RNA sequence: GUCUCUGUAGUUUAACGGAUAAAACGAUGGGCUUCGGACCCAUUGAUGGGGGUUCGAUUCCCUCCGGGGACA
Numbered sequence: 001g002u003c004u005c006u007g008u009a010g011u012u013u014a015a016c017g018g019a020u021a022a023a024a025c026g027a028u029g030g031g032c033u034u035c036g037g038a039c040c041c042a043u044u045g046a047u048g049g050g051g052g053u054u055c056g057a058u059u060c061c062c063u064c065c066g067g068g069g070a071c072a
Base pairs, nucleotide, nucleotide: 001071002070003069004068005067006066007065010025011024012023013022018055026044027043028042029041030040031039048064049063050062051061052060
């Protein structure tokens, strides 16, 4: 340089083009406990940036950015 795959909470994963983007772990607060752990309750937090298609985009298209792979 060319081609290709990929990007969603702090982490690991869901979401036919249509519900308020779901869950587990985590974190915080509370309960329980002599203290902690476990357990219970509550809270917290995400679609890489920009543009396009569409009545509607996490999903489809383009471009840029980041990461992985193949070839040279």
Predicted 3D model of a 72-nucleotide RNA (transfer RNA) from a Parcubacteria group bacterium.
The RNAcentral record of the sequence draws on ENA.
Its mean pLDDT, the model's own confidence on a scale to 100, is 80.
Its Rfam family is "tRNA". Its family is annotated with triplet codon-amino acid adaptor activity in the Gene Ontology. By type it is a transfer RNA.